[in-house]
RNA sequence: AAAGUUCGCUGGACGAUCGCUGGCAGCCUUGGCUGCGAGAGGUAACGUCCGGACUCCGUAGAGCGACGUAGCAGGUAACACCUGCCCACCGCGAGGUGAGGAUCAGAGCAACAGAGACGAGUCGACCGUCGUUGGAGACAGCGAGCGUCGGGUGAAACGGGCAAUCUCUACGUGGAGCAACACCAAAUAGGCGGCCGAUGAUCCUGCUCGGUGAGGUCGCGGGUAGGUGGCUUGAGCCGACGGGCGACCGUCGGCCUAGAGGAAUGAUCGUCACGGCGUUCGCGAGGACGCCGCACAGAAUCCGGCGUACAGGCGGACUUUGCUU
Numbered sequence: 001a002a003a004g005u006u007c008g009c010u011g012g013a014c015g016a017u018c019g020c021u022g023g024c025a026g027c028c029u030u031g032g033c034u035g036c037g038a039g040a041g042g043u044a045a046c047g048u049c050c051g052g053a054c055u056c057c058g059u060a061g062a063g064c065g066a067c068g069u070a071g072c073a074g075g076u077a078a079c080a081c082c083u084g085c086c087c088a089c090c091g092c093g094a095g096g097u098g099a100g101g102a103u104c105a106g107a108g109c110a111a112c113a114g115a116g117a118c119g120a121g122u123c124g125a126c127c128g129u130c131g132u133u134g135g136a137g138a139c140a141g142c143g144a145g146c147g148u149c150g151g152g153u154g155a156a157a158c159g160g161g162c163a164a165u166c167u168c169u170a171c172g173u174g175g176a177g178c179a180a181c182a183c184c185a186a187a188u189a190g191g192c193g194g195c196c197g198a199u200g201a202u203c204c205u206g207c208u209c210g211g212u213g214a215g216g217u218c219g220c221g222g223g224u225a226g227g228u229g230g231c232u233u234g235a236g237c238c239g240a241c242g243g244g245c246g247a248c249c250g251u252c253g254g255c256c257u258a259g260a261g262g263a264a265u266g267a268u269c270g271u272c273a274c275g276g277c278g279u280u281c282g283c284g285a286g287g288a289c290g291c292c293g294c295a296c297a298g299a300a301u302c303c304g305g306c307g308u309a310c311a312g313g314c315g316g317a318c319u320u321u322g323c324u325u
Stems, first nucleotide, its partner, number of pairs: 001321010012272007020039002023036006041296001046307002049305005054177004061209004066173005071085005086100001087098004101168002106166002108162002122151005129144006181229004191220006203211002236255008274293008
C1' cells in the first nucleotide's frame, strides 16, 4: 500500500416562531387559561419465526396422538437463543457453516449402465467331491455343486450410502390471546316457536378415560352498540468496582426517557457539525464561496432472541500478499 475476516458506533445538533398530545401544579368553573417538563427505532418499531411475563378457560388430571429439540458443559425467567470446548466440512489464513443420538427393532429409496443394487448372481481360471460318456489304464469331455482368485458395468457388487425418507431412542410441551380480560351505564320483549338435554347440555385442544353440572342449537321478531380500566416503573437503562476464558453474574451509586384511541410526536427560518458535487486559491496539508441533505423505515400490552432491510460516514482487533527499513 492492496485484498480480506470479524466486532462496534452514527445515520444530525442547537435556537426562535407557530401548531398537536399526555403528565404535574395553580386559577377560573365543567370547559378553558397559565407555567414547568416530556413526546418514534437500531441487538430496527419490519417479519409474526421462537421463548416468556400477564389475562382468561379453570377447581384440575391421566393416557394416546401431535409437535419440537438432539455432541459435552455452562448462561438465561425461558428458548429452536447465546457462550466455551470437541468433532465434521469449506477457506492459504483470520474465520465460516453444521437438522452433530441410532443402520443387528423394522421398512423404504438410488436415474443410466450392468446378468445382478438385499440376498441374489454373469464370465474365466484353479482345487477337492459326486454322477455320467469314451478309454485296458493314465487321462479327456459333459453335468451338479462347495471353496479360492481374478475380469467387465457402475459412485458403490456378501460390502456400503441416505434417518434434511418413514421410523427408533432420550428429553420437552394444556389451549387461546390486550380485538386477552374486568367494571359501569343505556336500551328492549328475561319475547315466540321447533329440536337436543340429569339415561348428562356446555366446557376442559384432536381422541379416550375422567371431571364439571344446565344449558345448547335452528328459525321468526324487537332493542342497543356508549364509557372507564387494562396503559407503561420495567426479568428497565447508565456508570464504577469485583468474579468469570466467555455468555453473563454480584455489590454500590445515579436516571425515569411516548401512551395515542381511527390514532398526537409536526411545519418554517437561522446557525453549526458531517458528507457529497461544482468553482476558485495553495507546492502540499488545507482554505473560501455556492448548491444539495439523499438509506431502511414509523410505536399500539410489554420484554428476551432469531431472520430480513439499510444511501452516506467513522473506528477497533486480526489474516494474507507486495515493497521499504

Predicted 3D model of a 325-nucleotide RNA (Bacterial RNase P class A) from a Burkholderiaceae bacterium. Rfam family: Bacterial RNase P class A. Gene Ontology terms of the family: tRNA processing, dimeric ribonuclease P complex and ribonuclease P activity. The family's RNA type in Rfam is ribozyme. The gene name in the source record is rnpB. Model confidence (mean pLDDT): 76 of 100.